[in-house]
Molecule: SAM riboswitch aptamer (S box leader)
Organism: Planctomycetota bacterium
This record gives sequence, structure tokens and C1' cells, in this order.
RNA sequence: AUGGCAUCAAGAGUGCGCGAGGGUCCUGGCCCGGCGACCGCACGGCAACCUGUCAACAAAAAGUUGGAUAAGGUGCCUCUGCCAGCCCGAAAGGGACGAUGUGGC
Repeated sequence: AUGGCAUCAAGAGUGCGCGAGGGUCCUGGCCCGGCGACCGCACGGCAACCUGUCAACAAAAAGUUGGAUAAGGUGCCUCUGCCAGCCCGAAAGGGACGAUGUGGC
């Protein structure tokens, strides 16, 4: 890498640098972008998963929680993963693909 599981409608900014595209295959829309986006750095923040602590259940403990809290490991901080593209349908819903985490191989 492939593959399993879980989540993806909430949440979260400033400064500096760069200089033209960006929104994670493609296509059609829509949105962001010289009032400087994207990306990088610094500081800050959010809290999805892991982790720590506490609480409840259990009670030898292990463990469980759609509980609370911390922010150590990853991650994230425009618009629902921006919307749609396959199935059913009025819609809703499902699926595929993608992202993140986690435990394996």
C1' cells in the first nucleotide's frame, strides 16, 4: 500500500511570508481568492479517535458508558465531505468514493 472497524449537518483564529489559483480523481454547478485565497511558519484555539484523571455500573479486578474533565499522541480550525453524478424516491434514506482515527497484517 491493500484490507477491518468507527466517525464525518456541531465546534475552533490572529500575525508574518509566498504570489494565483483553491474547495482532496473526474464532470456539472456553487462558493472562496490581489480587501492576498491555497500553501508554509509562529502563537492560539477546537475536541473526532487514542491517552490520563474523575464519576457511575461492576467490585478481586478487568471492563463498559451516547457521562465529565485534561489537551499528552494524531487530527482539525470557509460554505454538510459545499451540492450533485449510482439505487429507491416528493423528500427522507441507502450506496460508492474520499478524509480522519484506531487496531491488525